c-di-GMP-I riboswitch aptamer from Thermosediminibacter litoriperuensis, 87 nucleotides, folded computationally.
RNA sequence: UCCCUAAAAAGGCAAACUUCUCGAAAGGGAAGGGCGCAAAGCCAUGGGGCUAAAGCAUUUCUAUGCCAUGCCUGCCAGGUUGCUGAA
Numbered sequence: 001u002c003c004c005u006a007a008a009a010a011g012g013c014a015a016a017c018u019u020c021u022c023g024a025a026a027g028g029g030a031a032g033g034g035c036g037c038a039a040a041g042c043c044a045u046g047g048g049g050c051u052a053a054a055g056c057a058u059u060u061c062u063a064u065g066c067c068a069u070g071c072c073u074g075c076c077a078g079g080u081u082g083c084u085g086a087a
Stems, first nucleotide, its partner, number of pairs: 004085001012037002017032006035074001041080003045077003048072003055066004
């Protein structure tokens, strides 16, 4: 230095939920709150999932279906940057 991450220390992030807000929605942001997380830091590159505004098709009606260019990194992988130091 790399793999790995036991014990301990310094810390970090923040689920559900509540309030406000952005958004058609999924979901995002802020405050509170802590389920948990050794990357639950970052990246939408691959897979997977969510939504369906616009568009297209159907139509008894103004509904139904399809669809991501939208979203999820706390779904999995991959890339990348970090704290500690036993075997």

Model confidence (mean pLDDT): 88 of 100.